[in-house]
RNA sequence: GCUCGCGUGGUGUAGUGGUUAGCACUUAGCCCUGUCACGGCUACAACCCGGGUUCGAGUCCCGGCGCGGGCG
Numbered sequence: 001g002c003u004c005g006c007g008u009g010g011u012g013u014a015g016u017g018g019u020u021a022g023c024a025c026u027u028a029g030c031c032c033u034g035u036c037a038c039g040g041c042u043a044c045a046a047c048c049c050g051g052g053u054u055c056g057a058g059u060c061c062c063g064g065c066g067c068g069g070g071c072g
Base pairs, nucleotide, nucleotide: 001071002070003069004068005067006066007065010025011024012023013022018055027043028042029041030040031039048064049063050062051061052060
């Protein structure tokens, strides 16, 4: 340099163009326990950036940025 894939809470991930963006872990609170752990309930927290298409974009298209694989 060329090419392919990926980018979603603090972490790991799911997500037919239309639900309040879901799940697990973590964190905080409460319950449970003589205490801790385990367990139960609740809560907080996210769509990489810019533009386009569309009535509607996390999703489709273009560009950029970052990460990874392959080729040279």
Molecule: transfer RNA
Organism: archaeon